[in-house]
Bacterial RNase P class A from a Gammaproteobacteria bacterium, 348 nucleotides, folded computationally. The gene name in the source record is rnpB. Of the family's consensus pairs, 95% are formed in the model. Its mean pLDDT, the model's own confidence on a scale to 100, is 77. NCBI's taxonomy places the organism under Bacteria, Pseudomonadati, Pseudomonadota, Gammaproteobacteria.
RNA sequence: GGAGUCGGCCAGGCGAUCGCUCUUCCUUCGGGAAGGGAGGAAAGUCCGGGCUCCACAGGGCAGGGUGCCAGGUAACACCUGGGCGGCGUGAGUCGAUGGAAAGUGCCGCAGAAAAUACACCGCCUAAGUGGCUUCGGCCACCGGUAAGGGUGAAAUGGUGCGGUAAGAGCGCACCGCGCUGCUGGUAACAGCAGUGGCAGGGUAAACCCCACCCGGAGCAAGACCAAAUAGGGGAACAAUGGUGCGGCCCGCACUGUUCCCGGGUAGGUUGCUUGAGGUACAUGGUGACGUGUACCCCAGAUGAAUGAUCGUCCUCGACAGAACCCGGCUUACCGGCCGACUCCUUUA
Numbered sequence: 001g002g003a004g005u006c007g008g009c010c011a012g013g014c015g016a017u018c019g020c021u022c023u024u025c026c027u028u029c030g031g032g033a034a035g036g037g038a039g040g041a042a043a044g045u046c047c048g049g050g051c052u053c054c055a056c057a058g059g060g061c062a063g064g065g066u067g068c069c070a071g072g073u074a075a076c077a078c079c080u081g082g083g084c085g086g087c088g089u090g091a092g093u094c095g096a097u098g099g100a101a102a103g104u105g106c107c108g109c110a111g112a113a114a115a116u117a118c119a120c121c122g123c124c125u126a127a128g129u130g131g132c133u134u135c136g137g138c139c140a141c142c143g144g145u146a147a148g149g150g151u152g153a154a155a156u157g158g159u160g161c162g163g164u165a166a167g168a169g170c171g172c173a174c175c176g177c178g179c180u181g182c183u184g185g186u187a188a189c190a191g192c193a194g195u196g197g198c199a200g201g202g203u204a205a206a207c208c209c210c211a212c213c214c215g216g217a218g219c220a221a222g223a224c225c226a227a228a229u230a231g232g233g234g235a236a237c238a239a240u241g242g243u244g245c246g247g248c249c250c251g252c253a254c255u256g257u258u259c260c261c262g263g264g265u266a267g268g269u270u271g272c273u274u275g276a277g278g279u280a281c282a283u284g285g286u287g288a289c290g291u292g293u294a295c296c297c298c299a300g301a302u303g304a305a306u307g308a309u310c311g312u313c314c315u316c317g318a319c320a321g322a323a324c325c326c327g328g329c330u331u332a333c334c335g336g337c338c339g340a341c342u343c344c345u346u347u348a
Stems, first nucleotide, its partner, number of pairs: 001344010012313007020037007039319001043330002046328005051218004063214005068082005083097001084095004098209002103207002105203003120149002122145003128141005157175006176198001177196008222270004232261006241255005277296008314317001
C1' cells in the first nucleotide's frame, strides 16, 4: 500500500418565531413561568419473564416444547466459553449437532439388486455331470465371483501387496470402525495401548425411545366511583281503591307515596411508569455476567402530544414513530466514525 474478518458507536448541527402534550409552582381563574417530551430498531408479535384475574392437595396419562457439554440469567428457542463436523491460506464463520443394535414405517426415477440382499454386462472353468475329440483340449450343464463396467443422493469398509481358476478381510500393512483398559478433561470429548477381520445402508424438522421443561387467558387483564322518564329486591304507610281479562262474581296481573339495599350500562378515575432502571468508579470472572459505592429521574397520551416556518453551516440527512413494562430473536436502514485481528506485496 492492497484485500478481508469481527466488535462497538452516531443517525444532520446551531439559532429564532409560532404551536401540541405532561409535571411542578404562581394566579386577577383569562392565563403565565420553569422543566421533560420516541427508536436502534418504538416494527414483526416469533420466543421468555414480570404484573393481573381465573383454576389448582399430591402423583400419573394425554398434549406441546427443547435436544452435544459446561456456565450466565428472573426466564428463554437467548447469550458466553468449550467439544465435534463442514467451509476458508488465515482472522473467522456455519451447523435442531441425543438415540437407527427396542420396535414400526419410508427410500421417487434409474438400476440386477434400495435390505431376510442381489447377479444385467463382464470375469473364471480348479472340482462335479454329460457330450465331442486330431487326446493338446473344446462345448454344454451344474456352478463360482463381487475385482472391472453400468444405475443412483446412497451399493454392504478404503488404498496397496500377497493370494486365487477367477475372486473375496481369504491373509498382511496403513487408514477407518467396534470392544476393553489407561491417561487428560467438571463434562461433551480427545490421545495412547491392546484386541476383533469388520458387525445390520440412509432417514428420527417419519412415528417412536430417552432426558429435561410446560395450567389458562391477557392492560379491551384487573380494581374503584357511578347518570337516567332504564330496571330488580325488601320494609312501612294510604285507599279497600283504579285499570285489564268482551256483561257480572271469584280469581289473576298491573298500578300510589316514603325509606333502605345490592347489581350495573353510558361516562369518569385508576392500573401508568422508580425500573430484573441509567451513568461513573472500583472489583471477581477467559467471557456472558455478578458484587459494592456515589450520583441521576430520563415520554406517559386516550381521538390520542412530540410539529411547522425561517435563517445559517456541512459530508445535504436512510429505515421508520411509543400505547402495561422488561430480556431476546428476526426483519428494514443514506451514509459515517472508532477499535481489535488476519492474509498478500513492498521498503528500512